[in-house]
Context: one part of a larger RNA
RNA sequence: UGACGGGGACCCGCACAAGCGGUGGAGUAUGUGGUUUAAUUCGAAGCAACGCGAAGAACCUUACCAGGCCUUGACAUUGACUGAAGUUACUAGAGAUAGUAAUGUUUCUUCGGAAACAGGAAAACAGGUGGUGCAUGGCUGUCGUCAGCUCGUGUCGUGAGAUGUUGGGUUAAGUCCCGCAACGAGCGCAACCCCUGUUCUUUGUUGCCAUCAGGUAGAGCUGGGCACUCAAAGGAGACUGCCGCGGAGAACGCGGAGGAAGGCGGGGAUGACGUCAAGUCAUCAUGCCCCUUAUGGUCUGGGCUACACACGUACUACAAUGGGACGGACAGAGAGCAGCGAACCCGCGAGGGCAAGCGAACCUCAAAAACCGUUUCUCAGUUCGGAUUGCAGGCUGCAACUCGCCUGCAUGAAGUCGGAAUCGCUAGUAAUCGCAGGUCAGCAUACUGCGGUGAAUACGUUCCCGGGUCUUGCACA
Numbered sequence: 001u002g003a004c005g006g007g008g009a010c011c012c013g014c015a016c017a018a019g020c021g022g023u024g025g026a027g028u029a030u031g032u033g034g035u036u037u038a039a040u041u042c043g044a045a046g047c048a049a050c051g052c053g054a055a056g057a058a059c060c061u062u063a064c065c066a067g068g069c070c071u072u073g074a075c076a077u078u079g080a081c082u083g084a085a086g087u088u089a090c091u092a093g094a095g096a097u098a099g100u101a102a103u104g105u106u107u108c109u110u111c112g113g114a115a116a117c118a119g120g121a122a123a124a125c126a127g128g129u130g131g132u133g134c135a136u137g138g139c140u141g142u143c144g145u146c147a148g149c150u151c152g153u154g155u156c157g158u159g160a161g162a163u164g165u166u167g168g169g170u171u172a173a174g175u176c177c178c179g180c181a182a183c184g185a186g187c188g189c190a191a192c193c194c195c196u197g198u199u200c201u202u203u204g205u206u207g208c209c210a211u212c213a214g215g216u217a218g219a220g221c222u223g224g225g226c227a228c229u230c231a232a233a234g235g236a237g238a239c240u241g242c243c244g245c246g247g248a249g250a251a252c253g254c255g256g257a258g259g260a261a262g263g264c265g266g267g268g269a270u271g272a273c274g275u276c277a278a279g280u281c282a283u284c285a286u287g288c289c290c291c292u293u294a295u296g297g298u299c300u301g302g303g304c305u306a307c308a309c310a311c312g313u314a315c316u317a318c319a320a321u322g323g324g325a326c327g328g329a330c331a332g333a334g335a336g337c338a339g340c341g342a343a344c345c346c347g348c349g350a351g352g353g354c355a356a357g358c359g360a361a362c363c364u365c366a367a368a369a370a371c372c373g374u375u376u377c378u379c380a381g382u383u384c385g386g387a388u389u390g391c392a393g394g395c396u397g398c399a400a401c402u403c404g405c406c407u408g409c410a411u412g413a414a415g416u417c418g419g420a421a422u423c424g425c426u427a428g429u430a431a432u433c434g435c436a437g438g439u440c441a442g443c444a445u446a447c448u449g450c451g452g453u454g455a456a457u458a459c460g461u462u463c464c465c466g467g468g469u470c471u472u473g474c475a476c477a
Base pairs, nucleotide, nucleotide: 001477002476004473005472007471008470009469010468011467012466013465015461016460019425020424021423022422023421026316027315028314029313030312031311032310033309034307035306042053043052064302065301066300067299068298069297070296073125077124078123081119082118083117086103087102088101089100090099091098092097106115107114108113127291128290130289131288132287136285137284138280139279140278141276143274148187149186150185151184152183153182154163155162156161167178168177169176193268194267195266196265198236199235200234201233202232203231204230207226208225209224212223213222214221239262242256243255244254245253246252318418322377323376324375325374326373327372328371334365335364336363339358340357344353345352346351384415389410390409391408392407393406394405395404431453432452433451434450435449436448437447
């Protein structure tokens, strides 16, 4: 000087408390451990691994296993020599591959040749998701959006170092004020950026419809209009600016006015010096080591989907604040041409047929759902719950046996609110309800977004956890 203390003082955080809803019990989905296996590829490991890499394993992917094949190689550069390349058919084979037949005769040209592509001897070399993240770059997690981390000059100390950065107040903040052997500065904080909340101006089509006219079974449907909504673009607006009180005539705090908004208005992006030899050699790059008729390449099939069991994360429930039936209403944000696909017809349905419109403020996906109204069920393992299984179908795809999703009929398991323990959340939040997107041929209870309905509670900081500042002890560095 740090680190540490079941030392002290002060302060903060959904840290506790006060509340609301869960997890832990059930079934299923999914990840992991374990076990099994020819293989169940590899990585991730307290918080910060475990719906994680994977924004989607039937083949492919794929790295794993079995078997069949190749050895200058699937890919790059150099290369004597040969042929255009290619297309079609047939044969053998699981295919890779091998063979046969037919067809084809490119472009430029100084007529020497050159270009693209294919075959190909020899050799340099290729190749490796092989090892090492404890050799590395880059990227990332975490403490933590915590308020800290430092430097120059000066001063003090023999020195390590100290001071500044401590103190009195204050703040979300090393934020600001005052004081002070310090005076300044940098990286962080804040602001500058984006979204959202109010308003004005501009522009009105594909958006909108108040007034006028026409028109319908109905309809901004038509003329017309750009008021309003809305769409973007640009401004305005919030600064403790004003008033009062407290405070040190400070910073600041409390209350009030006006205002759409008030003291950081709400949300996002933004992550200091560093810590964990944290994670990643399997995104990529890369040193060294290793393989080189194989640890490289290719094909078919299998596996990554196994199943006594254990754990994590979710979904669905156990019902009447509910389930079923019928009718009615209201979003936002997105996506679409190898695409979204209306209306109409067929089918109980998944879906199919025909096919309009739309590269989309125009057309389509598209029905929002919870909700509201009427009605039924009457507390039951039930008209709750839907697992499991049988049969019959639909779709995608070369192909759904291993191993996809969906529909109809039948079947109708556990489960009556969950032990010890444990998690999230302070407001348009929790809870609850649906919608969209990426991945994607097909496959979503996951992920990323979007809106609808919309709470309860916070006395307080003694205690648990984590963190900050000062101080003290120290057998630690």

This is a predicted structure of a 477-nucleotide part of an RNA (small-subunit ribosomal RNA, 3' major domain) from an uncultured bacterium.
Its mean pLDDT, the model's own confidence on a scale to 100, is 86.
The full RNA is in RNAcentral, with records from ENA and SILVA.